[in-house]
RNA sequence: CAGGUUGGUCAGGGGACCGCAGUGUGCCAUGUGCACAUUGAGGAAAGUCCGCACUCCACAGAGCACAAUGCCGGAUAACGUCCGGGAUGGAGUAAUCCAUCGGAUAGGGCCACAGAAACAGUCCGCCCCUUACGGGACAAGCCCUGCAUAAGGGUGAGCCCUGUAAAGGGCAAGGGUGAAAAGGCGGUGUAAGAGACCACCGGAGUCUGCAGAGAUGCAGCUGCCAGGUAACCCCCAUUGGGAGCAAGGCCAAACAGAUGCGAAGCCCACUUUCGGGUGGGCAAGUGACUGCUCGUCGCUUUCGAGUUUCGGGUAGGCUGCUGGAGCGUUUGGGUGACCAAACGCCAAGAGAGAUGGUCCCCCCUGCCGGAGCCGUCCUUCGUGGAUACCCUCUGGCGGGACAGAAUGCGGCUUAUCGACCAGCCUGGGAC
Numbered sequence: 001c002a003g004g005u006u007g008g009u010c011a012g013g014g015g016a017c018c019g020c021a022g023u024g025u026g027c028c029a030u031g032u033g034c035a036c037a038u039u040g041a042g043g044a045a046a047g048u049c050c051g052c053a054c055u056c057c058a059c060a061g062a063g064c065a066c067a068a069u070g071c072c073g074g075a076u077a078a079c080g081u082c083c084g085g086g087a088u089g090g091a092g093u094a095a096u097c098c099a100u101c102g103g104a105u106a107g108g109g110c111c112a113c114a115g116a117a118a119c120a121g122u123c124c125g126c127c128c129c130u131u132a133c134g135g136g137a138c139a140a141g142c143c144c145u146g147c148a149u150a151a152g153g154g155u156g157a158g159c160c161c162u163g164u165a166a167a168g169g170g171c172a173a174g175g176g177u178g179a180a181a182a183g184g185c186g187g188u189g190u191a192a193g194a195g196a197c198c199a200c201c202g203g204a205g206u207c208u209g210c211a212g213a214g215a216u217g218c219a220g221c222u223g224c225c226a227g228g229u230a231a232c233c234c235c236c237a238u239u240g241g242g243a244g245c246a247a248g249g250c251c252a253a254a255c256a257g258a259u260g261c262g263a264a265g266c267c268c269a270c271u272u273u274c275g276g277g278u279g280g281g282c283a284a285g286u287g288a289c290u291g292c293u294c295g296u297c298g299c300u301u302u303c304g305a306g307u308u309u310c311g312g313g314u315a316g317g318c319u320g321c322u323g324g325a326g327c328g329u330u331u332g333g334g335u336g337a338c339c340a341a342a343c344g345c346c347a348a349g350a351g352a353g354a355u356g357g358u359c360c361c362c363c364c365u366g367c368c369g370g371a372g373c374c375g376u377c378c379u380u381c382g383u384g385g386a387u388a389c390c391c392u393c394u395g396g397c398g399g400g401a402c403a404g405a406a407u408g409c410g411g412c413u414u415a416u417c418g419a420c421c422a423g424c425c426u427g428g429g430a431c
Base pairs, nucleotide, nucleotide: 001427002426003425004424005423006422007421008420009419010418012362013361014360015359016358017357018356020040021039022038023037024036025035026034027033028031042402046413047412049411050410051409052408053407054244055243056242057241061294062293063292064291066240067239068238069237070236071085072084073083074082075081086101087100088099089098090097091096102235103234107233108232109229110228111227123175124174125171126170127169128168130166131165132164133163134162135161136160138158141155142154143153144152145151183201184200186198187197188196202225203224204222205221207220208219209218210217211216248319249318250317251316257310258307259306261304262303263302265282266281267280268279269278270277271276285299286298287297288296289295326345327344328343329342330341331340332339333338363400364399365398366397367396368395369394370393371392372391375387376386377385378384
């Protein structure tokens, strides 16, 4: 210097004029008033995917169902987030980055097709034995020729090897199929094989020892060695009420109720116009608490649900509404997420929805020119002419990402023009 990678900061700047909302102060004619000051949309405000604060149900619980998370240890108000670490697999020369993570020995389901067979076995094949047939080798005995215990020829019991076929037995090693077929490789051994045995490797083990808080790591021992799948059902551990600012609270104003469905009792006293009424008690009924059960609470001859193509009124104002698990700096602790202390700061609160509009300058950038400079070429050598890139100055026309609070906060995810700072890795060069 170039490229890569990790983390962090910023998110165009300035001025003028006019305009809007909140707050404060002042003035007054108290109004949608005027003047001044001050503040006023993001890193994601987006998605609405998680967590919580807050509000109500509600006085507030238990169980089941259901749902979520799932390696270890931490951080946090909490979380499915973040930090650090572990294991397996992958990308990269590297820095670094990505994915996954309880249980298959509680049980069930599934693994198409192919293949003999997918939790269990033999299609091809290898070996042994019996029988039959064929071939070959060895060969007792017998016969012939021969003088002969020479040599040769014929026949041939028996026995060995080999080929084919059938039946029986052994094998799971070799081959084929497949994503996957009784762990891999090399030997011993066997009739042929086989973890049957052995060495090494891999896996497994609530085994043993050491290290570690732990996940795990290292070593030892054991022949223990028939899978995979749980974002299939399921099991285990942990966690979880529901609804949501259109939650809720207050004030003002206005009106007119009707209908009919579901469930549903007794006792005592008093009274009675003998229909009933009043009071009390027990209990039933009914409603709320996501679904169910218990339980609790409310109402009580009541409770609840429906009918907006049954009807009437209201839709106004205030509040919730922004001082917080807040922000900044410094110091200390921690590998880090983060924690603590001290000092300081107050940074939107709209309501059909404010936070803006216009102009100028600067900055960045694209295109089209002009001039200069360096170099090159031509040259009548006068310095005249031509000219590419870089650089400097200058003119014109454009562009400047993703994008806009609505109760608030902590995260995650998605979109995005660029600028700057720091660490690390690789390559090149110089000292």
The RNA shown here (Bacterial RNase P class A) has 431 nucleotides and comes from an Anaerolineaceae bacterium.
It is recorded under the gene name rnpB.
The model forms 97% of the base pairs in the Rfam consensus.
Taxonomically the source falls in Anaerolineaceae (Bacteria, Bacillati, Chloroflexota, Anaerolineae).
Its Rfam family is "Bacterial RNase P class A". Rfam classes the family as a ribozyme.